[in-house]
Context: one part of a larger RNA
RNA sequence: CACCGCCCGUCAAGUCAGCCGAGUGGAGUGCACCCGAAGGAGGUGAGCUAACCCGCAAGGGGAGCAGCUUUCGAAGGUGUGCUUCGUGAGGAGGACUAAGUCGUAACAAGGUAGCCGUACCGGAAGGUGCGGCUGGAUCACCUCCUU
Numbered sequence: 001c002a003c004c005g006c007c008c009g010u011c012a013a014g015u016c017a018g019c020c021g022a023g024u025g026g027a028g029u030g031c032a033c034c035c036g037a038a039g040g041a042g043g044u045g046a047g048c049u050a051a052c053c054c055g056c057a058a059g060g061g062g063a064g065c066a067g068c069u070u071u072c073g074a075a076g077g078u079g080u081g082c083u084u085c086g087u088g089a090g091g092a093g094g095a096c097u098a099a100g101u102c103g104u105a106a107c108a109a110g111g112u113a114g115c116c117g118u119a120c121c122g123g124a125a126g127g128u129g130c131g132g133c134u135g136g137a138u139c140a141c142c143u144c145c146u147u
Base pairs, nucleotide, nucleotide: 003110005107008103009102011100013097014096015095016094019091020090023087024086025085026084027083028082029081030080031079032078033077034076039072040071041070042069043068044067047065048064049063052061053060054059113134114133115132116131117130118129119128120127121126
């Protein structure tokens, strides 16, 4: 590149990131219960014992051991939550991308002034109703200011 301008939304194509999502795979973790190794602690200890004590001895005492048992107890199991990472039919939007489609909503009174809120309606921009604003053009009048 200045109205042969600018510009809005649907639809179509492509790319990207995220969202919702029946489910599905993994990791971590809370709680309740079940089971409960090694080992520690308590109880018991009729069986066993060289050391210490008594005794010439047999034996006894004391101190221990095995065993039994209670408790704590890792891993494991069952149930139920939480966190997190993947994956997921499908769904709704977003951003971006020279030359796609439909219309033309906005920008000049943009050809119905525009905009805000709200309700309803419509392929889409949007339309209509109600209330509000001037950040509306034009014409007339009033007040004020400047020359």
Molecule: small-subunit ribosomal RNA, 3' minor domain
Organism: Cloacimonetes bacterium UBA6081